[in-house]
Parts: sequence; structure tokens; C1' cells
RNA sequence: GCCGGGUUAGCACAGCGGUAGUGCAAUCGAUUCGUAAUCGAUAGGUCGCGAGUUCGAUUCUCGCACCCGGCACCA
Repeated sequence: GCCGGGUUAGCACAGCGGUAGUGCAAUCGAUUCGUAAUCGAUAGGUCGCGAGUUCGAUUCUCGCACCCGGCACCA
């Protein structure tokens, strides 16, 4: 340099045009003599950044950044 995959809650991931979700973690409560476990509830998001298409974009298109993998180059 070329090709492909990825970026969504603190962490791991789902969702792939029509109000953003699950598990774990956190907080509060129930249960317990107490802790753990279990159960219930609550909170937490500029969906990497910018632009375009669309009535409407996390989702489609383009550019950029970063992460992972492959190929090429390497006096």
C1' cells in the first nucleotide's frame, strides 16, 4: 500500500430502515440471625466521528479515526 471483519450501557454482545435491548456488573428492596445464592425493582446510551440518501438511519452510501486478521513491499 491492497483486501476483509469490527466499533451499540462499566464489561460481553444482540438488534441491520419505523420509540435502542439481553446477560453480567452497579444501586435499592425482599428473603436470611448474618453473608453468599435466589427473587423483584431502578438507574445507566451524542449506537466511533463527519457528510449524504430517505418522511424517517444504530441499520443503506461515502470519507476519516481506531482495533483485529490476511496479502504485498522491506535497500

Predicted 3D model of a 75-nucleotide RNA (transfer RNA) from Pararoseomonas sp. SCSIO 73927. It matches the Rfam family "tRNA". Its family is annotated with triplet codon-amino acid adaptor activity in the Gene Ontology. Model confidence (mean pLDDT): 83 of 100. The source organism's lineage runs through Bacteria, Pseudomonadota, Alphaproteobacteria, Acetobacterales and Pararoseomonas.